[in-house]
Context: one part of a larger RNA
RNA sequence: GAAUGAACGUUGGCGGCGUGGAUUAGGCAUGCAAGUCGCGCGAAAAGGGUUUGAUGCUUGCAUUUGACCUGGAAAGCGGCGAAAGGGAGAGUAACGCGUAGAUACCUACCCCCAGAUCCGGGAUAGCGGCGGGAAACUGCCGGUAAUACCGGAUAAUGUCCCCGGACCAAAGGUGUGAUUCCGUCUAGGGAUGGGUCUGCGUCCUAUUAGCUUGUUGGUGAGGUAACGGCUCACCAAGGCCGAGAUGGGUAGCGGGUGUGAGAGCAUGGCCCGCCUCACUGGGACUGAGACACUGCCCAGACACCUACGGGUGGCUGCAGUCGAGAAUCUUCCGCAAUGGGCGAAAGCCUGACGGAGCGACGCCGCGUGCGGGAUGAAGGCCUUCGGGUUGUAAACCGCUGUCAGAGGGGAACAAAUCCAUGAGGGCUAUCCCUGAUGGUUGAGUGAUCCUCAGAGGAAGCGCAGGCUAAGUUCGUGCCAGCAGCCGCGGUAACACGAACUGCGCGAACGUUAUUC
Repeated sequence: GAAUGAACGUUGGCGGCGUGGAUUAGGCAUGCAAGUCGCGCGAAAAGGGUUUGAUGCUUGCAUUUGACCUGGAAAGCGGCGAAAGGGAGAGUAACGCGUAGAUACCUACCCCCAGAUCCGGGAUAGCGGCGGGAAACUGCCGGUAAUACCGGAUAAUGUCCCCGGACCAAAGGUGUGAUUCCGUCUAGGGAUGGGUCUGCGUCCUAUUAGCUUGUUGGUGAGGUAACGGCUCACCAAGGCCGAGAUGGGUAGCGGGUGUGAGAGCAUGGCCCGCCUCACUGGGACUGAGACACUGCCCAGACACCUACGGGUGGCUGCAGUCGAGAAUCUUCCGCAAUGGGCGAAAGCCUGACGGAGCGACGCCGCGUGCGGGAUGAAGGCCUUCGGGUUGUAAACCGCUGUCAGAGGGGAACAAAUCCAUGAGGGCUAUCCCUGAUGGUUGAGUGAUCCUCAGAGGAAGCGCAGGCUAAGUUCGUGCCAGCAGCCGCGGUAACACGAACUGCGCGAACGUUAUUC
C1' cells in the first nucleotide's frame, strides 16, 4: 500500500447493488417450513333444493319426520412425492476431494421401439356393536371396496440351461362410445442420475521407527445391483515401512478469493460442484433410490406431561428466545415471477424462491448549494503594536432546485395456463399440434412525468519533531502525559494538554486484529 463475513471510538443526509451468528455441532417457548390426487376405492357430515306427514298458527311462515336430487367438510384404504429443495462443517489426512481413466453394476418419473392387458379368489381399514386406559393409545365381535393382496392361463425378443428343456406378468379409469385418451405389464434401446475400481496430486510432527492376524495371498462357499476378506471354512505366511509405515496434532475438498510484476504465499465467508452430519451411539424396515434433518426400533443424556400405571420431544429449516461472546438482523409480505411435488385439468402445497424490514458491514453514485460581494466588518488567534491571519469566508445582492418533503399520474417485471369464439392439420379420436381475436392473473419494486414550497433539512474525523503533507502561542515542569520506530517531558516543549492556524481524507475518519 492492498484486503476483511470484521469489531471498537468519534461522527452520520440520500440512493443502488451486495452482505450479516466467524464464538457454544450449547439449550430451546411459539408459529410456519410436504403434500397432493374424488378421472384408483368404499362410505359420507354440515349446507342447498323438490316434496309427504305432523305441530304452532299471523294462511304462508317457523319447527320437526320421511323420501328423492344436489353437495362435498373431516377421516380411512390406495397411488405418487416425502432420498429433492433448505441448513451446518462436528467428524474425516481418506479414492474424501481434484484430475485422468476403467466397468463387474443399478436407474422411479421422461423419450423411442415391439408385444400384451385373459379367467378367477380370499381378505382388510374405514363403518356398526361391545369394551380397556388419566392420556398416548388400544382389544374383541360383525360386515364392505379397490389401480391394495393372491391364484390360474398365456410366454419371447427375457432368465436359467446338461442345449433335451424349464421358468416368469398385468389394473383399471374417464366417457353415449376407447386397439385410438390417461394408465397397467413384459422386453430392448436412449437420456439422466448414481454405485464401484485404478494412476497421479493433496498440511505439521522422527522429542512417534517399527506396524499388521481377516492381517497378505489362494481354493471353495455365502452375500451384494455389482467386483472384492465384503463375510465364512480350509490352506500358505505373507503385506506396509527412512521415497517416512504406524502413532500424535490440525483440517471438510475443489472452482475460486486476497496479495504480488511474476514465481509464490495466505485462504476456502457469500455463489457453484462434491463429501459428511441431523440430540449422542447402534440397527434395520419401506422403497427405483435411505440405513432416511421435520420416518421406525433399541440404548443414553437432557427437557416436558402424568390420575404414578405410563407417555411425549429433538430449530446444524424460516423467523424468534436464553446463554456464552468484541460481535452478526424481522416471531414481516406473497406464491405475481422462476423452480419443485401431486393432479387429465382447474388447482392445492411450497419460510425453495421472489420481495420488503434492520445494520455506513462493504463497494459505487449523489448531495450538503451556484454567481457576485472589501470600508478586507465584528469576533478569535498572533504581533516587532505598524500590523498580519482567519478571509470572498460571512453579512448583503442575484439565481438554481439535485436529494430529502407534500400531492397526483405511471411504463415495465406478464408470458404462459385457463375461459369464450371461430380456422387449419394429424386416415379414425373423448386426444394432440399450429396460429388468430377478446378476456383473466402483480406480493413488491417502480423508470419516468406533472404540480407545490423553499438555501431552506444534510460535515465530520485524524494528524501537524523526523520517517510524512502540515506550526505558532499559552499551560505543565522526568509531573501529568505521548509513542508505529527513532524517541519527547527535569521552566522558553514545533513531540504532553488547550486554543488558533494549517495538512490529509470526507459520510466518513481513525484504532485494533489478521493475510499478502